[in-house]
RNA sequence: AGAGUUUGAUCCUGGCUCAGAACGAACGGUGGCGGCGUGCCUACUACAUGCAAGUCGAGCGGACUUCGGAUUCGUCCGGAGUUAGCGGCGGACGGGUGAGUAAUGUAUAGAUAACCUACCUUUGAGUGGGGGACAACGUCCCGAAAGGGACGCUAAUACCGCAUACAGUCGCCAGAGCGCAUGUUCUGGUGAUGAAAGCGGGGGACCGCAAGGCCUCGCGCUCGAAGAGGGGUUUAUAUCCUAUUAGCCAGUUGGUGGGGUAAUGGCCUACCAAAGCGUUGAUGGGUAGCCGGCCUGAGAGGGUGUUCGGCCACACGGGCACUGAGACACGGGCCCGACUCCUACGGGAGGCAGCAGUAGGGAAUUUUGGGCAAUGGGCGCAAGCCUGACCCAGCGACGCCGCGUGGAGGAAGAAGGCUUUCGAGUUGUAAACUCCUAACACGUAUCAGGAAAGCGCAAGAAGUUAAUACCCUUUUGCGUCUGACGAAAGUACGAGAUGAAGCCAUGGCUAACUCUGUGCCAGCAGCCGCGGUAAUACAGAGAUGGCAACCGUUGUUCGGAAUUACUGGGCUUAAAGAGCACGUAGGCGGGGCAUUAAGUCGGUUGUGAAAGUCUUCGUUUUAUUCGAAGAAGGUCAACCGAAACUGGUGUUCUUGAGGCCGGUAGGGGAGAGUGGAAUUCCUGGUGAAGCGGUGAAAUGCGUUGAUAUCAGGAGGAACGCCGGAGGCGAAGGCGACUCUCUGGGCCGGACCUGACGCUGAGGUGCGAAAGCCAGGGGAGCGAACGGGAUUAGAUACCCCGGUAGUCCUGGCCGUAAACGAUGGGUACUAAGUAGAGGGAUUUAUUCUCUCUGCCGGAGCAAAAGUGUUAAGUACCCCGCCUGGGGAGUAUGGUCGCAAGGCUGAAACUCAAAGGAAUUGACGGGGGCUCGCACAAGCGGUGGAGCAUGUGGUUUAAUUCGAAACAACGCGAAGAACCUUACCUGGGCUUGACAUCCUGGGAUUAGCUCCCUGAAAGGGGGGUGACGCUCGUUAGAGUGGAACCAGGACAGGUGUUGCAUGGCUGUCGUCAGCUCGUGCCGUGAGGUGUUGGGUUAAGUCCCAUAACGAGCGAAACCUUUGUCCUUAGUUGCCAGCGGGUAAUGCCGGGGACUCUAAGGAGACUGCAGACGUCAAGUCUGAGGAAGGUGGAGACGACGUCAAGUCAUCAUGGCCCUUACGCCCAGGGCUACACACGUGCUACAAUGGUCGGUACAAUGGGAAGCAAAGUCGUAAGGCGGAGCAAACCCCAAAAAGCCGAUCUCAGUUCGGAUUGAGGGCUGCAAUUCGCCCUCAUGAAGCUGGAAUCGCUAGUAAUCGUGGGUCAGCCAUACCACGGUGAAUGUGUUCCCGAGCCUUGUACACACCGCCCGUCAAGCCACCGAAGCAGGGGCAGCCUGAAGUCACUGACCCAACCCGCAAGGGAGGGAGGUGCCCAAGGAGGCCUUUGUGACGGGGACUAAGUCGUAACAAGGUA
Repeated sequence: AGAGUUUGAUCCUGGCUCAGAACGAACGGUGGCGGCGUGCCUACUACAUGCAAGUCGAGCGGACUUCGGAUUCGUCCGGAGUUAGCGGCGGACGGGUGAGUAAUGUAUAGAUAACCUACCUUUGAGUGGGGGACAACGUCCCGAAAGGGACGCUAAUACCGCAUACAGUCGCCAGAGCGCAUGUUCUGGUGAUGAAAGCGGGGGACCGCAAGGCCUCGCGCUCGAAGAGGGGUUUAUAUCCUAUUAGCCAGUUGGUGGGGUAAUGGCCUACCAAAGCGUUGAUGGGUAGCCGGCCUGAGAGGGUGUUCGGCCACACGGGCACUGAGACACGGGCCCGACUCCUACGGGAGGCAGCAGUAGGGAAUUUUGGGCAAUGGGCGCAAGCCUGACCCAGCGACGCCGCGUGGAGGAAGAAGGCUUUCGAGUUGUAAACUCCUAACACGUAUCAGGAAAGCGCAAGAAGUUAAUACCCUUUUGCGUCUGACGAAAGUACGAGAUGAAGCCAUGGCUAACUCUGUGCCAGCAGCCGCGGUAAUACAGAGAUGGCAACCGUUGUUCGGAAUUACUGGGCUUAAAGAGCACGUAGGCGGGGCAUUAAGUCGGUUGUGAAAGUCUUCGUUUUAUUCGAAGAAGGUCAACCGAAACUGGUGUUCUUGAGGCCGGUAGGGGAGAGUGGAAUUCCUGGUGAAGCGGUGAAAUGCGUUGAUAUCAGGAGGAACGCCGGAGGCGAAGGCGACUCUCUGGGCCGGACCUGACGCUGAGGUGCGAAAGCCAGGGGAGCGAACGGGAUUAGAUACCCCGGUAGUCCUGGCCGUAAACGAUGGGUACUAAGUAGAGGGAUUUAUUCUCUCUGCCGGAGCAAAAGUGUUAAGUACCCCGCCUGGGGAGUAUGGUCGCAAGGCUGAAACUCAAAGGAAUUGACGGGGGCUCGCACAAGCGGUGGAGCAUGUGGUUUAAUUCGAAACAACGCGAAGAACCUUACCUGGGCUUGACAUCCUGGGAUUAGCUCCCUGAAAGGGGGGUGACGCUCGUUAGAGUGGAACCAGGACAGGUGUUGCAUGGCUGUCGUCAGCUCGUGCCGUGAGGUGUUGGGUUAAGUCCCAUAACGAGCGAAACCUUUGUCCUUAGUUGCCAGCGGGUAAUGCCGGGGACUCUAAGGAGACUGCAGACGUCAAGUCUGAGGAAGGUGGAGACGACGUCAAGUCAUCAUGGCCCUUACGCCCAGGGCUACACACGUGCUACAAUGGUCGGUACAAUGGGAAGCAAAGUCGUAAGGCGGAGCAAACCCCAAAAAGCCGAUCUCAGUUCGGAUUGAGGGCUGCAAUUCGCCCUCAUGAAGCUGGAAUCGCUAGUAAUCGUGGGUCAGCCAUACCACGGUGAAUGUGUUCCCGAGCCUUGUACACACCGCCCGUCAAGCCACCGAAGCAGGGGCAGCCUGAAGUCACUGACCCAACCCGCAAGGGAGGGAGGUGCCCAAGGAGGCCUUUGUGACGGGGACUAAGUCGUAACAAGGUA
């Protein structure tokens, strides 16, 4: 720091997604050790059990235990200890939680002149003298219990008077100082008021019977003053979302009096006034404890508030006060409520959001541990006691940090695994093996720190004191005591590599690849996307990559995201400028001078707690952790200063703005009036049968007289020409003429005002068309509607009619692609050109102001484009945008008569949606140009019969493939067997064929015979080899080939042409397709290759930011057409000679033809015209041939996943006594039917018969075959000749000459059938060809439609060849003979090329795509209602409690009184105000649910149409 994803590709916009970091986490897999942290985020749900706040006997009386003393034995005194009660202090701290709370909170900085403060510190003064009670206790009573009552006794540091009181408080007087308005501080005087308590230690004199007084010390107590720390109250600023919450508020805002409080204050109350708050967001709703900090981030920000620290709030839900320095009190009280428990049913008890723990909830969060040793807290003189605060331990990989699972050597590169091209590669120095080490864990042993206080003793010093006593402080020494953690850490030794590695990923992003399985299945997936038989994407394995005691997943936050943009975005077309203006608040604002100091800037001071972050240092072996020091941190506050800029104030100026005067153009607006043309209607005349309308028609009108035409009249609407991207207006908009009223602009003058300006949230006005209301009007046009057409349909387009409406008046509506898709204002910034309105001047041009256009530079922009009329450069103000769909929908509000407008979501869903431009493709877009493409012609096909191929059907099988053109007389240039791949049946199993290995036997191989069988096959018999060695022979051994058996393997026309090679078809012999360098463009890409000509051609020329080049075209090659040279047999024969009935037959010849080798020739070369002095075109000459002479071969980049696995080759898959191989028979030849390609015909340009003429290409030995002969013929016999320019096939046919037929189903036509023959072949039935005789079908020129052909072509005539035994060949491939017609055009059909245009297409129009309906599923909205939560106001009732009043009942302290009694004062009780909970009804709000209704999203192959994209076929 970026990356993936929209496209065929590109740039941009824009969303989605990923890589990072973090976490109080959870889940899955795995798990060695330690340190430091951390651990109910959910139910503020309910809690069993234990513990979490006590302490003080040096405040008090008593009780009990124990010890001692005294004793008159009744008892008394004392010491020590325990302690219920009275009393004091503390239970307001510490600990927990985050429900509530949007301000009664928190943070920062202030104020308190409006306040309080126990304990602590300092300091001043004092501590005198009395009195009366109540617990405990005792007795009695009630109760199950909890507990309570009555009477009686008693102490105090408990309670109550009195005294004293400088000071305190209050009042008054006088004076002084200060401040900030009320005020406040100090001094002096005076009056009133107002305290206390003792306990312990020690002690010389004196007093006392004693206790003790007394003195002294300590601890207390009281009243003051101050401090420290703590708190109360208050101010300013900051502090989430929502306007679909815009108005809120009656104690409300203020005042006065009073009350209340520690204290200000409507805090409360009475009265008075009517204020106060709010768009700078009041009020309401939702959510939430706030902060230091933490996470992230470059920062600014965003998110968060666990642990630690500060503040707040709460303590079962709610209310209330009491006590107290402090509470409206977590482990206090009272009341109401819910819940739980006990109960004798009468009544009681309780509150874990303390620490553990339990249940529940939940994805999820620990031990009912140890200790007060340390730190801290409460009480106490102290010892000490208490302390789930705290310190430790336990559990959890929950997090961070650290360590370990060994190190070195070790190649036969072991085995095994995996892969393989079978060679090998890889795992891999990895292991084994050798040597070494011992950090962690383990065992044994040893041992520190956390501990210092405290207490006791001794000595010294200081203080106090009368004191050397006591006490206190301190120093030194000695002694004593204290460790939960925990034998844990550390250290030493021992042993042995022994105890210790997993998880995720491996298509791209993103590091890492192969095999197997699977076969759109199973599955994966963060996004793009993988999987339909060769998956690096699923699953497994191997290998590899990453991290590592962890690894992945999920969730959440920030980042990336400049994707809310302050830093740091945009709005012509991508989302986005309000339809336009006026104007309120607000924001911003010209020049000079002076002043001020709010903003701004500088300095100083204070504060910004600690912890944390950062820097440095230190400690634990390191690190985390921990400690120390420093730095940093605010939009903070106060003070001092500066005065440029902004603001404020004052003054001044004229250039902004406005006014005034004089001109000027104009469809600017409103009202009134007037005019002509045209349409229609009415009346009348003429007139005659049609008119009208359309692509064509029809509906319609018309003999009751239309249309047409003439005249007259009526009425409404709109204003031709001028008229022009020309004018005016803010926009909407404005068009005949005249008048009246009226707004704005521009120009000139420089007379006046003196910043009066710009913008503008809300607001107000204007605002096309359509629409609405009321009243008019209504000619034409014309939604709806009717009819006619079109159509498959046609609720449309076209036609005939036609109502609202269009017009006027008044009132609504308030929207438009209200567009320049461009808000307004100001200033600045190149040229050129046209127009409109003014002005100046030399009257010729020039200059100037305003407006309206075009082009265009820089700049800007994604590009298109824009460009002084900015989309440039800047400033000011407003509006608006933040992915697509859902949706401008729902709901709420508001406006409207309605229609509807304005405001305006969410759930859900997709990974895109979009802009501009590029290349293609396409268009029922355009231009140019080609092609037998059409047209012009000739001949066919489609009808008939037959042949052949295909489909279909049939079949045991009818083998397979080919499928628009580009399958269908195609593979097949030969299916009776074979072929043959198919079917039935019979057989074989290392096989019909190849290679190798092992074994075998000697009669196997070979030859031959027999049996069985349809054959194949099976069974059996006979004969019987070869090389080498040994051997006389017989034979033995061994070997090669063969054979047999077995094993590897063969074999497969089985599958995949969508795994492939090769070959082929097609576009298309169309003229195209590209490259290098350069240039242009951000880029895809363009240019070149476009343009002007020309060509068959991207052929050539010219022009040209292109210059060149390549593959194609052309040429080179073959053939044919003319000539020449050479050569002359088997070909030829002119001349010479010979010969025959005749023939190059012979001698000869090379002249000719011909043959086959080499040359020539044609190049727009020549002339003229045209053309750009070009390329070239046209005409002509010459020439055998003329503009490529004809024909062939040759086929660019590519397209069609075109065809072929059945020519061949080949990957994968499949079969292996069969999907292989052999054999016989059958089938490929079937036949209601359909199609393609052909043949023969339908006849007289013909048929038949007779005669007669002229080719070329070819083929021939298992062959072609002559002559001759037999047969009507097919053919038979025969065999000369010929491996061929020699012989044969071989007769060419149409043609020509003559005869006949005479228009008919015929002397046309030949199908079909019968009979008899011939040939080939092992075989002719299924299923061959030929001949003869007989038979003699359909058919009389072929509907819609469709094919070929432009010259030696079509048409027509025959000939040859391949395959082949034969042939179903009418096919195919060739050859020659005869030999036309038409066109010189490009409107149309088809195809093609180039340029251009549009596009929502790119699988590319056989494209894309819309809506209803039908099906499934999901979320949402409405809805009669139903249920729950929250709130508001009033009403009823009203506990506890404070306060007020009362208080006939009760009362010890003080007063009067001898007493009784009275008084003061207080209380029980009662009443009243307030008030929690509760009750009844109402209203508001919110949530859930709801028959049914509604639309929406999504879902490979449903239905109907075809709305949009091309002129999308009606833009």